A computed fold for a 73-nucleotide RNA from an Aggregatilineales bacterium, annotated as transfer RNA. Rfam family: tRNA. The RNAcentral record of the sequence draws on ENA. Its mean pLDDT, the model's own confidence on a scale to 100, is 81.

RNA sequence: GCCUCCGUAGCUCAGCGGAUAGAGUAACGGUCUUCGAAACCGGUGGUCGCAGGUUCGAAUCCUGCCGGGGGCG
Numbered sequence: 001g002c003c004u005c006c007g008u009a010g011c012u013c014a015g016c017g018g019a020u021a022g023a024g025u026a027a028c029g030g031u032c033u034u035c036g037a038a039a040c041c042g043g044u045g046g047u048c049g050c051a052g053g054u055u056c057g058a059a060u061c062c063u064g065c066c067g068g069g070g071g072c073g
Stems, first nucleotide, its partner, number of pairs: 001072007010025004018056001028042004049065005
């Protein structure tokens, strides 16, 4: 340099053009307990890597760039 995969919550991931973007876990609050841990309950938490484009509508499709994994030279 070229090819390919990935980038969504603190972490691991789902979401494959249309519902207020979700789950588990962590953290936080509550119940329980003498106090913790465990268990149970609860709501919180997001510029969907960045910038453009297509579309009535984009996390999702296209282009460029940034970062990471793998392969080729």